[in-house]
RNA sequence: CGGGAUGCUCAUGCGAUCGCGUGCCAGAGAGAUCUGGUCCGAGGAACGUCCGGGCUCCACAGGGCACGAUGGUGGGUAACGCCCACCCGGGGCAACCCGAGAGCAAGUGCAGCAGAGAGCAGACCGCCAGCGUCGACCCCGGUCGUCGCUGGUAAGGGUGAAACGGUGGUGUAAGAGACCACCAGUGGGCAUGGUGACAUGCCCAGCUGGGUAAACCUCAUCGGGAGCAAGACCAAGCAUGGAGGUGGGCUGCCCGCCUGUACCUCCGGGUAGGUUGCUGGAGCGUGUCAGCAAUGGCACGCCGAGAGAGAUGAUCGCACCCGGUCACGGCGCCUCGUGCGCCGCGGCCGGCGACAGAACCCGGCGUAUCGAGCAUCCCGUCCA
Numbered sequence: 001c002g003g004g005a006u007g008c009u010c011a012u013g014c015g016a017u018c019g020c021g022u023g024c025c026a027g028a029g030a031g032a033u034c035u036g037g038u039c040c041g042a043g044g045a046a047c048g049u050c051c052g053g054g055c056u057c058c059a060c061a062g063g064g065c066a067c068g069a070u071g072g073u074g075g076g077u078a079a080c081g082c083c084c085a086c087c088c089g090g091g092g093c094a095a096c097c098c099g100a101g102a103g104c105a106a107g108u109g110c111a112g113c114a115g116a117g118a119g120c121a122g123a124c125c126g127c128c129a130g131c132g133u134c135g136a137c138c139c140c141g142g143u144c145g146u147c148g149c150u151g152g153u154a155a156g157g158g159u160g161a162a163a164c165g166g167u168g169g170u171g172u173a174a175g176a177g178a179c180c181a182c183c184a185g186u187g188g189g190c191a192u193g194g195u196g197a198c199a200u201g202c203c204c205a206g207c208u209g210g211g212u213a214a215a216c217c218u219c220a221u222c223g224g225g226a227g228c229a230a231g232a233c234c235a236a237g238c239a240u241g242g243a244g245g246u247g248g249g250c251u252g253c254c255c256g257c258c259u260g261u262a263c264c265u266c267c268g269g270g271u272a273g274g275u276u277g278c279u280g281g282a283g284c285g286u287g288u289c290a291g292c293a294a295u296g297g298c299a300c301g302c303c304g305a306g307a308g309a310g311a312u313g314a315u316c317g318c319a320c321c322c323g324g325u326c327a328c329g330g331c332g333c334c335u336c337g338u339g340c341g342c343c344g345c346g347g348c349c350g351g352c353g354a355c356a357g358a359a360c361c362c363g364g365c366g367u368a369u370c371g372a373g374c375a376u377c378c379c380g381u382c383c384a
Base pairs, nucleotide, nucleotide: 001380002379003378004377005376006375007374008373009372010371012319013318014317015316016315017314018313020041021040023038024037025036026035027034028033043355047366048365050364051363052362053361054360055227056226057225058224062255063254064253065252067223068222069221070220071219072086073085074084075083076082087101088099089098090097091096102218103217107216108215109212110211124157125156126153127152128151129150130149131148132147134145135144136143137142165183166182167181168180169179170178184208185207186205187204188203189202190201191200192199193198231276232275233274234273241267242266243265244264245263247259248258249257283302284301285300286299287298288297289296290295320353321351322350323349324348325347326346328344329343330342331341332340333339
């Protein structure tokens, strides 16, 4: 200097004028409310509603089945399907990235065509033995070849993405883990290291049983339901009206438990106003300690929208940033011409600037996104 990998920060800034909203202060008003001042006033995702919770109610959530979710090991966390580290497998020269990562010798399935046969496999071409027919040679019986039948065989060839371990040998009529040596896999044992998943090494066994579980299934772990339109309180008000049903208790079923002024359906009547839940938190910042890290402890400091049909805006100026254009300088390329590209500086014009907006709150994940900046690491080239 070029290419790549990982992580983080910001998300326009300042000033002026006018305007909007809660809170607080002061004044006016019988009150609703009005006037003035003042602090503060959308996000990294506020989006998705995909997980987990806080909180509220049922009910005091107990047990079982069904159903659903997760799935290597260890740690973090309030918890999680999240985060961190490590192990194994795959990709990459590497930094790093990806993994729906338990189990196929528990069972049931699925895999086109080709092929004999695709998981209780299988004989197409072959190889061997016996019998028979024909032919040739040789000389009394044999040898070779062709065809047919019966039996043996799965080493060689073929089909296929894949053929029921591989290489070499012994053995055999011909073969075959039938047997042997080595290798691979699987099962078992021991040792060392590690919290563990696991890794390494040694020994035994001829046991050789492919793929697929984001197929059904099995195993382990976890899970009550509904949700702020949850709920709580105050005021007002009619008709604690009428009829019917049965016990009722918030995924479904069963058991247990609790509970009859209850609950459900239809007709009819009144009200729908206000307060609260509603922002001090599993909060944020700085420093330090522990830890590989996620994160946690300690000390000090800070209080950063709470609207309620729902506020946070508009204008101007400067600066930042982005886009276009022009001139100058430098570098490079080339078709050598007022050519093209990049960088630096300056002028002019345009753009308030991507994705996008709180609504009980928090921890994550996913998705969208104009740009600017920082840090670390890997590879290549050049120079010292």
This is a predicted structure of a 384-nucleotide RNA (Bacterial RNase P class A) from Pseudoclavibacter sp. 13-3. It matches the Rfam family "Bacterial RNase P class A". Rfam describes the family as follows. Ribonuclease P (RNase P) is a ubiquitous endoribonuclease, found in archaea, bacteria and eukarya as well as chloroplasts and mitochondria. By type it is a ribozyme. The model forms 96% of the base pairs in the Rfam consensus.